[in-house]
RNA sequence: AUGAGUACAAGGGGAGAGAUUACCACUCGAGGAGAACAGGUAACGCCGAAGGAGCAAGCAAGUUGCGAAUCUCUCAGGCAAAAGAACCCUUGUAGGACG
Numbered sequence: 001a002u003g004a005g006u007a008c009a010a011g012g013g014g015a016g017a018g019a020u021u022a023c024c025a026c027u028c029g030a031g032g033a034g035a036a037c038a039g040g041u042a043a044c045g046c047c048g049a050a051g052g053a054g055c056a057a058g059c060a061a062g063u064u065g066c067g068a069a070u071c072u073c074u075c076a077g078g079c080a081a082a083a084g085a086a087c088c089c090u091u092g093u094a095g096g097a098c099g
Stems, first nucleotide, its partner, number of pairs: 006094008018044001020043005027035002045079003051075001052073003058066003
């Protein structure tokens, strides 16, 4: 003196799937009937990119163990908007591989 992997923070981008049905409650309505938005419960239908779980090749062993994901499962989460969101980019901090 270059500043890799990695970790954290900030900013930006970021998909998919019913604004389903029924009831309760809220609001409007003089009351009743009725109506709409969000909320709660239940039911059916779906989505995968928080998290979680499972596995191939291969390695070690010779019972088995390790073993990745955007793959699979949907436990959780989600299905107007909002929020969240794997992953990507930029900046900063820590760090110090390589030279």
Annotation
Predicted 3D model of a 99-nucleotide RNA (Glycine riboswitch aptamer) from Ornithinibacillus halotolerans. Model confidence (mean pLDDT): 76 of 100. Rfam family: Glycine riboswitch aptamer. From the family's description: This family represents the bacterial glycine riboswitch.